[in-house]
RNA sequence: AAUAGUUCUAUUCUAAAUACUCAUAUAAUAGCGAGAAUAAGGCUCGCAAGUUUCUACCAACUUUCCGUAAAAUAGUUGACUAUGAGUAGCUUUGUUAGCGCA
Numbered sequence: 001a002a003u004a005g006u007u008c009u010a011u012u013c014u015a016a017a018u019a020c021u022c023a024u025a026u027a028a029u030a031g032c033g034a035g036a037a038u039a040a041g042g043c044u045c046g047c048a049a050g051u052u053u054c055u056a057c058c059a060a061c062u063u064u065c066c067g068u069a070a071a072a073u074a075g076u077u078g079a080c081u082a083u084g085a086g087u088a089g090c091u092u093u094g095u096u097a098g099c100g101c102a
Stems, first nucleotide, its partner, number of pairs: 001012005018088008026056001029049001031047005041066002050057001058078005064072001093102003
């Protein structure tokens, strides 16, 4: 605020869009399995871990390395999601002649 009846009870409903910033989590990280490529290559799929945490676990570029084998190395930049806070703003109410103010 609405409805109903027994009129003071019962039932139901009641706004705050969106954007941005910050903090925490997680390091957009690392492990394992299966398969794939081979210096014009270095990838694909899956599993489990990590968070008092749902989700995500990638992209682009650079570096090193591997002399043809089965394995990669080091970095830069860029998000989403969860929770909390803030800013702009939105909504409602009060007040004012009005602008406004709260």
This is a predicted structure of a 102-nucleotide RNA (Purine riboswitch aptamer) from Lysinibacillus alkalisoli. It matches the Rfam family "Purine riboswitch aptamer". The literature on the family includes a 2003 paper in Cell by Mandal et al., "Riboswitches Control Fundamental Biochemical Pathways in Bacillus subtilis and Other Bacteria". From the family's description: Riboswitches are metabolite binding domains within certain messenger RNAs that serve as precision sensors for their corresponding targets. Taxonomically the source falls in Lysinibacillus (Bacteria, Bacillota, Bacilli, Bacillaceae). The prediction has a mean pLDDT of 77. Of the family's consensus pairs, 100% are formed in the model.